Source information
This is a predicted structure of a 73-nucleotide RNA (transfer RNA) from a Clostridiales bacterium. NCBI's taxonomy places the organism under Bacteria, Bacillati, Bacillota, Clostridia, Eubacteriales. Its Rfam family is "tRNA". The family's RNA type in Rfam is transfer RNA.
[in-house]
RNA sequence: GGGGGUAUAGCUCAGUUGGUAGAGCGCCUGCUUUGCAAGCAGGAAGUCAUCGGUUCGAGUCCGUUUACCUCCA
Numbered sequence: 001g002g003g004g005g006u007a008u009a010g011c012u013c014a015g016u017u018g019g020u021a022g023a024g025c026g027c028c029u030g031c032u033u034u035g036c037a038a039g040c041a042g043g044a045a046g047u048c049a050u051c052g053g054u055u056c057g058a059g060u061c062c063g064u065u066u067a068c069c070u071c072c073a
Stems, first nucleotide, its partner, number of pairs: 001072007010025004019056001027043005049065001051063003
């Protein structure tokens, strides 16, 4: 330098044929306990890496850039 892949909640990851994003763990509050843990109930937490494009509508499609992984030279 070239090919391919990945980027979504604090972490690990889902997200179907384009129709306004979820799970587990973690965190907070309450109940329970003498207290802690466990359990139960509820809650908060997202510029879907960046910038553009297509579309009535984009996490999803197209292009650019960045970071990381991998292959070739």